[in-house]
Molecule: transfer RNA
Organism: Patescibacteria group bacterium
RNA sequence: GACCCCAUAGUUCAACGGAUAGAACAAGACACUCCUAACGUCUAGAUGCAAGUUCAAUUCUUGCUGGGGUCA
Numbered sequence: 001g002a003c004c005c006c007a008u009a010g011u012u013c014a015a016c017g018g019a020u021a022g023a024a025c026a027a028g029a030c031a032c033u034c035c036u037a038a039c040g041u042c043u044a045g046a047u048g049c050a051a052g053u054u055c056a057a058u059u060c061u062u063g064c065u066g067g068g069g070u071c072a
Base pairs, nucleotide, nucleotide: 001071002070003069004068005067006066007065010025011024012023013022018055027043028042029041030040048064049063050062051061052060
């Protein structure tokens, strides 16, 4: 330098272009317990950035940023 893949919650992962973006673990509160742990109930928490297409974009297109890979 060319090409390919990835970016969603604190972490690991889901989500035919259309439902309130979902789950597990983690966090907080409550309950239980002599106390802690475990278990139970509840709560909060996310689409890398900027454009474009579309009635509608996490999803499609382009550019950028970051990470990984192949080739040179």